[in-house]
Molecule: Lysine riboswitch aptamer
Organism: uncultured Paenisporosarcina sp.
RNA sequence: GAUAGAGGUGCGAAAAUCAUCAGUAACCUGCAUGAGGAUGAACAGAUCCUUCGACUGCAGGUGAAAGGGAAAUUCGCCGAAGUACGACAUUGUCUGUUUCUAAUGUCGCACUGGUUUUGCAUUGAACAAAUGCAGGAUUGUCAGAAUCUAAUCGAUUCUGGAGGGCUAUC
Repeated sequence: GAUAGAGGUGCGAAAAUCAUCAGUAACCUGCAUGAGGAUGAACAGAUCCUUCGACUGCAGGUGAAAGGGAAAUUCGCCGAAGUACGACAUUGUCUGUUUCUAAUGUCGCACUGGUUUUGCAUUGAACAAAUGCAGGAUUGUCAGAAUCUAAUCGAUUCUGGAGGGCUAUC
C1' cells in the first nucleotide's frame, strides 16, 4: 500500500405511523379603532386587498403545514457518520437588485473510537434533539507495568493512546 473483517443500547437513509410544533399561522363572524396592508428582510417596480372598513387589538368558530424529533420496519453500512468554519450553487409561492436572512446541496478544511450520563454554554417553539467544553460510567482495541502461570500463550488489575486506530492475509 491492497484486500477482507471486528466493536454494539453501533451509524445513516427511505416511505408510512406517532407525538410536538399548536388550538399557533391562516380563514370566517362580531366589537373597538380609522388608513393603510400583502407576497422571508430592505429598496425599486408591478399586481392584488382596502372607507362596502385595511392593519392592529379583543372575543367566538373552523383549524393546518414545513423545519426539528421518537420507536419499529426495510435497505445501505463500520469514518459508519456527525458537527463547526469557509467558498459556491439552488430555493424561499409576481419581477429586479443585495457584503441581508432562512433552508437545502456540493466542495474544501478542522475536530470527534462507540454508547450512556452530570453540569454549563450555543442552536432550537421545546421539559425534544444536536453540538461544544469540563467530568463520571461502560464497551471495543492497542501499548506499558504489576500479579497468577515453570514458561510461550492466556487471565486479572492499574495506567496511557486514538479510528490517520485495531485484527487477518498478501